[in-house]
RNA sequence: CUCAUCCAGAGGGGCUGAGGGAUACGGCCCGUUGACGCCCCGGCAACCACCGCUCGAUGCGGCAGGUGCCAAAUCCGUCCGGUUUCGCCACAUUUGGCGGCCGGGAAGAUGAG
Numbered sequence: 001c002u003c004a005u006c007c008a009g010a011g012g013g014g015c016u017g018a019g020g021g022a023u024a025c026g027g028c029c030c031g032u033u034g035a036c037g038c039c040c041c042g043g044c045a046a047c048c049a050c051c052g053c054u055c056g057a058u059g060c061g062g063c064a065g066g067u068g069c070c071a072a073a074u075c076c077g078u079c080c081g082g083u084u085u086c087g088c089c090a091c092a093u094u095u096g097g098c099g100g101c102c103g104g105g106a107a108g109a110u111g112a113g
Base pairs, nucleotide, nucleotide: 001113002112003111004110005109006108011041012040013039014038015037019030020029021028024078025077026076027075042070043069044068047066048065050062051061052060053059074107079104080103081102082101083100086099087098088097089096090095
């Protein structure tokens, strides 16, 4: 850099000791009843590998070797579009603002190349 996926799933113990949830801001949450991190054990899942079905496969099934993961949707928002028979407010020609919802993007994570 490219492609795929990201609303499912899966916790106990030991060490440590104050912040942590990627980054900036805002919100919300976790945390001295010990969070985050590290180690051990356990588990989840099935991207890759391997095996089988198949004419074949990018399909289906199996397995669990290499990764990964085990609070909250990638915790949520930010940028763009839609929605005015989603709501509130302002204006009254048109519409605008805020919030909600939907879709996408950006950024990020994981795998494979």
This is a predicted structure of a 113-nucleotide RNA (SAM riboswitch aptamer (S box leader)) from a soil metagenome.
The sequence is in RNAcentral, with records from MGnify.
The coordinates come from a structure-prediction model, not an experiment, and the mean pLDDT is 83.